The part of an RNA shown here (large-subunit ribosomal RNA, domain VI) has 265 nucleotides and comes from a Nitrososphaerota archaeon. Its Rfam family is "Archaeal large subunit ribosomal RNA". Clan: LSU clan. Lineage of the source: Archaea > Thermoproteati > Nitrososphaerota.
[in-house]
Context: one part of a larger RNA
RNA sequence: UGUUAGCUGCCUGAGGGGAAAGGGUCCCUAGUACGAGAGGAACGGGACGCUGUAGCCUCUAGUUAACCGGUUGUCUGAUAAGGCAGUCGCCGGGCAGCCACGCUAUUGUGGAUAAGAGCUGAAAGCAUCUAAGCUCGAAGCCUCUCCUGAAAAGAGGCAGCCAUUCCAGUUUCACUGGACAAAGGCACCCAUAAAAGAUGGGUUUGAUGGAACCGGGGUGUAAGCUAGAAGACUUCGGUCGACUAGCUCAGCCCGCGGUCACCAA
Numbered sequence: 001u002g003u004u005a006g007c008u009g010c011c012u013g014a015g016g017g018g019a020a021a022g023g024g025u026c027c028c029u030a031g032u033a034c035g036a037g038a039g040g041a042a043c044g045g046g047a048c049g050c051u052g053u054a055g056c057c058u059c060u061a062g063u064u065a066a067c068c069g070g071u072u073g074u075c076u077g078a079u080a081a082g083g084c085a086g087u088c089g090c091c092g093g094g095c096a097g098c099c100a101c102g103c104u105a106u107u108g109u110g111g112a113u114a115a116g117a118g119c120u121g122a123a124a125g126c127a128u129c130u131a132a133g134c135u136c137g138a139a140g141c142c143u144c145u146c147c148u149g150a151a152a153a154g155a156g157g158c159a160g161c162c163a164u165u166c167c168a169g170u171u172u173c174a175c176u177g178g179a180c181a182a183a184g185g186c187a188c189c190c191a192u193a194a195a196a197g198a199u200g201g202g203u204u205u206g207a208u209g210g211a212a213c214c215g216g217g218g219u220g221u222a223a224g225c226u227a228g229a230a231g232a233c234u235u236c237g238g239u240c241g242a243c244u245a246g247c248u249c250a251g252c253c254c255g256c257g258g259u260c261a262c263c264a265a
Stems, first nucleotide, its partner, number of pairs: 006161006015148003021051002024048005034039001052106005060100001062098002067093005072085005095255001108144001110142002116136004165179005188202004208264003212259004216254004224247005231240003
């Protein structure tokens, strides 16, 4: 742009895509059928395991330059708090998120057939699965189940809304200007979305994001004060002192959940 006014929502499904599943072991059937014996099945049922596929993060594990702690050198006046040492100095942990090494789910239904097995049956008084006709038959083919898909030009269906109205003018026309108006968009706060668009949610009739508080978590017991302390020094009065204990399951922090209109919608 088209789909013959326009908009929104829900569908149909021509067509397209996929491999979405594939193999194995063991047990029962059964030491049965079969077989002189030696040996030794199947139909069917069940349990494991592998590969692939799809999804997820409860557990296990990895990562985690959010975060917490320890520590070396050096610098900031300092025992406090920090900067730099790879755009983590090194080390010990680590939630969310993302992930596999972890967890969950994984195939049947129907149809037409191939080789093949047959029925009836002539040509050819018989016979013959075939010539007419009919019934079966595969991990293969098609369909349903999964994804996509009205641009499927035969351009679809259903439901709802709005309009096809009014006013003025005019060259009276398939005209011009204005009014009403569905729906959508811009703008604003965002995330289950994200390169830009798009998608989804919210916009005071509000918990959409932030702040605050509570909960739940990470680290591991802050600073300061008090008490102790191996020892060192001493003018013998005392001073210094790594470290330890208590206040303290502390302090610090949170991409999580909730409450709450304080801030911004």